A computed fold for a 264-nucleotide RNA from a Clostridia bacterium, annotated as Bacterial large signal recognition particle RNA.

RNA sequence: CUGUGCUAAGUGGGGAGCUAGCGGUGCCCUGUACCUGCAAUCCGCUAUAGCAGGACCGAACAUUUCUCGCGGUAUAUUUUAUGGAAUGCUGGAGUAUGUAAGGAGCGUUGAUAGCGGGGUCUUAUGCAAUUACAAACCGUGAACCGUGUCAGAGUGGGAACGCAGCAGCACUAAGCGGACCUUGUGAUGUGCCAUAAGGAAACUUCGAAGGAGCCACCUGCAUAAAUACCGUUUCGGUAAGAUAUAUCAAAAGAAAUUGCACAG
Numbered sequence: 001c002u003g004u005g006c007u008a009a010g011u012g013g014g015g016a017g018c019u020a021g022c023g024g025u026g027c028c029c030u031g032u033a034c035c036u037g038c039a040a041u042c043c044g045c046u047a048u049a050g051c052a053g054g055a056c057c058g059a060a061c062a063u064u065u066c067u068c069g070c071g072g073u074a075u076a077u078u079u080u081a082u083g084g085a086a087u088g089c090u091g092g093a094g095u096a097u098g099u100a101a102g103g104a105g106c107g108u109u110g111a112u113a114g115c116g117g118g119g120u121c122u123u124a125u126g127c128a129a130u131u132a133c134a135a136a137c138c139g140u141g142a143a144c145c146g147u148g149u150c151a152g153a154g155u156g157g158g159a160a161c162g163c164a165g166c167a168g169c170a171c172u173a174a175g176c177g178g179a180c181c182u183u184g185u186g187a188u189g190u191g192c193c194a195u196a197a198g199g200a201a202a203c204u205u206c207g208a209a210g211g212a213g214c215c216a217c218c219u220g221c222a223u224a225a226a227u228a229c230c231g232u233u234u235c236g237g238u239a240a241g242a243u244a245u246a247u248c249a250a251a252a253g254a255a256a257u258u259g260c261a262c263a264g
Stems, first nucleotide, its partner, number of pairs: 001264006010056002012030004020046005034054005062257006071248012084235003089231001091230002095224005101219003105214002115207006121198006127191002129188007137178004146171004154163003
């Protein structure tokens, strides 16, 4: 060096998370790479850090180092979005007051203000209307316990004559009903009604005098107070993205390293 057989190793790795820590199950990356059982209310272990059972391969498809670097993580800066708290800004939107530059409207068929009268208002009296009740009116209305008359029957009496009295008939009380003409009393979301008195302010209407303004609807302008709907600003939160730094790092590439027995 070659061949045969065997053994250690290997048959995926990594990130975050979990954990005292390690590995695994679950998530993600890489990309293809034995099987079975166990496991998030976790499972198995302890620095030689998955365990148990089987299979294959086997000293290169093993191990170590370096390069590159998928991807992840941490920190810082920054952008955008979003929702929370606050500020009260020469902001927007809104409110009040004022002004009267512009527009609209009213006004010489006479504006505003002032003056005089009336009305709206209050009190009292009256009238009318409506309504309720009562009286008066009409009808009805008592088995006995209302009135009158009381057949028959009853009863007293020798008789004449008397007594009480049911039904019937007539009348009436309380009550019930009707009518709406009259009278009285009371009431009123009643009235183009009448009289008298009052009447601060406001509105309205009429009149006389006088002769040019009035109004504030829209725009503009000024001032004030407020609100927190929008915007501004401030604070801290969340999500997504970008950049920088640090760190771990799959796959790939390069280099190096690592056995035993027998035969030639």

Rfam family: Bacterial large signal recognition particle RNA. By type it is a non-coding RNA gene. Rfam links the family to the GO terms SRP-dependent cotranslational protein targeting to membrane, signal sequence recognition and signal recognition particle, plasma membrane targeting. Taxonomically the source falls in Clostridia (Bacteria, Bacillati, Bacillota). The model forms 90% of the base pairs in the Rfam consensus.